């Protein structure tokens, strides 16, 4: 110095034939118990690393940058 991958709520991880983002685990309130533990019902909480582009519309396409792994020089 090239190359690939990977970056999405607090954690773990979905989500490509673009169409205003889900899950489980934690967390709030409630409910079921004499009580804990389990178990229920509902709730917040993320503009999807970051900027620029493409489109009516982008986590998804394109290029750039950061980081992190690996790989080759």
């Nucleotide at each position: 110095g090239c190359u690939g991958c990977u970056a999405u709520g607090g954690c773990u991880c979905a989500g490509u034939a673009g169409g205003u983002a889900g899950a489980g685990c934690a967390c709030g309130u409630c409910c079921u118990u004499g009580g804990u533990a389990a178990g229920g019902a509902c709730g917040a909480g993320g503009u999807c690393a970051c900027g620029c582009g493409u489109u009516c519309g982008a986590a998804u396409c394109g290029c750039g940058u950061u980081a992190g792994c690996a790989g080759c020089u």

A computed fold for a 73-nucleotide RNA from a Clostridia bacterium, annotated as transfer RNA. Its Rfam family is "tRNA". Rfam describes the family as follows. Transfer RNA (tRNA) molecules are approximately 80 nucleotides in length. Gene Ontology term of the family: triplet codon-amino acid adaptor activity. The sequence was found in a public genome assembly. Model confidence (mean pLDDT): 81 of 100. NCBI's taxonomy places the organism under Bacteria, Bacillati, Bacillota, Clostridia.